The prediction has a mean pLDDT of 87. A computed fold for a 678-nucleotide part of an RNA from Adlercreutzia muris, annotated as large-subunit ribosomal RNA, domain II. Rfam family: Bacterial large subunit ribosomal RNA. A reference for the family is Yusupov et al. (2001), "Crystal structure of the ribosome at 5.5 A resolution", Science. Clan: LSU clan.
[in-house]
Context: one part of a larger RNA
RNA sequence: ACCGGCGAGUUAUGAUAUCGUGCGAGGUUAAGGUGAAGAGCCGGAGCCGAAGCGAAAGCGAGUCUUAAUAGGGCGAAAGUACGAUGUGAUAGACCCGAAACCGUGUGAUCUAGCCAUGGCCAGGUUGAAGUUCAGGUGAAACUGAAUGGAGGACCGAACCGACCCCCGUUGAAAAGUUGGCGGAUGAGCUGUGGCUAGGGGAGAAAUUCCAAUCGAACACGGAGAUAGCUGGUUCUCCCCGAAAUAGCUUUAGGGCUAGCGUCGCAGGAAGGCGCAUGGAGGUAGAGCACUGAAUGUACGAUGGCCCCAUCCCGGGGUACUGAGUAUAAUCAAACUGCGAAUGCCAUGUGAAGAUAUGCGGCAGUCAGACUGUGGGUGAUAAGGUCCAUGGUCAAGAGGGAAACAGCCCAGACCGCCAGAUAAGGUCCCAAAAUGAUUGCUAAGUGGAAAAGGAUGUGGGGAUGCACAGACAACUAGGAGGUUGGCUCAGAAGCAGCCACCCUUGAAAGAGUGCGUAACAGCUCACUAGUCGAGUGACCCUGCGCCGAAAAUGUACCGGGGCUAAGCAAAAUACCGAAGCUGCGGAUUUAGUAACAACUAAGUGGUAGGGGAGCGUUCCAUGAACGGAGAAGGUGUACCGAGAGGAGCAUUGGAGAUCAUGGAAGUGAGAAUGCCGGU
Repeated sequence: ACCGGCGAGUUAUGAUAUCGUGCGAGGUUAAGGUGAAGAGCCGGAGCCGAAGCGAAAGCGAGUCUUAAUAGGGCGAAAGUACGAUGUGAUAGACCCGAAACCGUGUGAUCUAGCCAUGGCCAGGUUGAAGUUCAGGUGAAACUGAAUGGAGGACCGAACCGACCCCCGUUGAAAAGUUGGCGGAUGAGCUGUGGCUAGGGGAGAAAUUCCAAUCGAACACGGAGAUAGCUGGUUCUCCCCGAAAUAGCUUUAGGGCUAGCGUCGCAGGAAGGCGCAUGGAGGUAGAGCACUGAAUGUACGAUGGCCCCAUCCCGGGGUACUGAGUAUAAUCAAACUGCGAAUGCCAUGUGAAGAUAUGCGGCAGUCAGACUGUGGGUGAUAAGGUCCAUGGUCAAGAGGGAAACAGCCCAGACCGCCAGAUAAGGUCCCAAAAUGAUUGCUAAGUGGAAAAGGAUGUGGGGAUGCACAGACAACUAGGAGGUUGGCUCAGAAGCAGCCACCCUUGAAAGAGUGCGUAACAGCUCACUAGUCGAGUGACCCUGCGCCGAAAAUGUACCGGGGCUAAGCAAAAUACCGAAGCUGCGGAUUUAGUAACAACUAAGUGGUAGGGGAGCGUUCCAUGAACGGAGAAGGUGUACCGAGAGGAGCAUUGGAGAUCAUGGAAGUGAGAAUGCCGGU
């Protein structure tokens, strides 16, 4: 891992609701007795009900409150016993699962410390005190040599340890091996016997050890501790079908009540939608009288500064400040002299049609997700977060979006090798137009992106110049006063400042740029000629271009590939889904009607509510089987909507079935389930 078996809402008591049965203003017995009996009979104690209200006295279909004959509160409609089912209560209460807590014991054969008594430490080195001799002295101290053999001394085996690396890591080993390493006469190592025990011991102290277990050992018991937590919870079909919200919560992943679901009863249009009418309101927008914000201009109080005056009264100026007023143009969730659309309330009416409401039984839900719209928060970030209001998913399959819970289309009762459609599509992969019309795009734009940039190209508009010749090109001119004045070393059109006139002319600036030290020189504006038809500068707009660098592999069309098979407009045809239609069948509810049908509307579904069934074991009653072959096994093309049920063949070798009821150790794929086998 697989296969087989086992494996989870039970039982008791009392409560409550529904259903059934009996009796009914009543219903019923309990213990016990009798009895073969757990049957039947007896047993009426007791219990429930038949009257309530009030704190009570009390009154009574009423009563209490109260001054009240007013109002209001609570009352005045059949129950009871047993059984079944749902649910909650008390019990382990659907099953498995803690870490822990407490009690009583067992452990110091491991290990820690201690006690008693024994044992062990190759070899080598160093050479303390003391002593002796010699020197030395008045005597000493002291010095030297020898002797001596101290030390938690040195090196290093046994022994004890464990600093480093490799190997080992389902090991040879639940701590080891190889190599190196530390101590090795000591606080040394060790044998044997003994002592200390669980909130206790022991500890050269590490939460370290106390039998491979230690922040509190192990065994058994309380015990099925508790688990607002995780996992699991076994047959079928039919009807309906949620929630992820509010309030409160030592509450936030739990609960209670309400909301939303289902089933029953009551009552019977109250309900939802459309239309019309009438209302309340202060949002969007708008506005600036109010409350505030904020810009320009004008006037300008107060204050400052400067001048004159200065004894007082003062006077003048101001490129300072700037209240306020006027004017122009603005801004606001907590501004409003305005103000919608929706929504909400009410009345009337219409169609569909079975909703709303009340009471009662039973729930589940309290982690929501994305998307459109209106907002808060955030950074007008987030697959962010928090509200509101729709949708979808959740609990929804099918078609489209390449793939893709939440997007688009559309809501799957079953069957069909039938039809017509939606979204989306119609060159090939791949069903259907290599279809038709008119334009656009040349960028593979399409098939990612901004500020910004550009004689890309299409459409529209307004405008200047132009056959009295424009634009471009070419030829020629582009002058004089004058080197304008100033400045300056110089300044002559062209460093800079000021002015920017006049003349001749077809035209020519006191000069557009290059240039010179300054001049010079080139050129432009402007003019004429040549040429001969458009040309210049703008505005709006369609589609394109650049801007454009990323990490496994083309990789920003699903692919091939496409110049349409791209984009825009408008029309036609076709494809395309479990939607719709057709044909056949099943089933629910309602109405006719009374399992015989017809009509209408339905039949996606998690949590969950309700209904109807299948099967297993045993029991009662009845029936029918079996050595002429029971159960069980294997095979099988049959029946049923399903759980399931037959028949036949074969195996097997002794029991077993059907009908109607009853009772349950009643259904297995999951629980890191348990046991066995392979």